RNA sequence: AGGCGGGUAGCUCAGUGGUAGAGCGGCGUGCUUACACCGCGCUGGUCGCAGGUUCGAUCCCUGUCCCGCCUACCA
Numbered sequence: 001a002g003g004c005g006g007g008u009a010g011c012u013c014a015g016u017g018g019u020a021g022a023g024c025g026g027c028g029u030g031c032u033u034a035c036a037c038c039g040c041g042c043u044g045g046u047c048g049c050a051g052g053u054u055c056g057a058u059c060c061c062u063g064u065c066c067c068g069c070c071u072a073c074c075a
Base pairs, nucleotide, nucleotide: 001071002070003069004068005067006066007065010024011023012022013021018055025043026042027041028040029039030038048064049063050062051061052060
């Protein structure tokens, strides 16, 4: 320098154009003498950033930042 993959909730990850989700976590509550387990409810987001396309973008296009891997070059 080039190529590929990734960036979405506190964490791990789904989500291939039409109101952003699951599990774990946190809070409350039921149960229990109490705790744990379990049940129920609640809590959750500028979808890395900036533009573009579109009636509509997490999703498509461009640029850019960060992480991982690969290739090449220099020494």
Transfer RNA from a marine sediment metagenome, 75 nucleotides, folded computationally. Rfam family: tRNA. Rfam classes the family as a transfer RNA.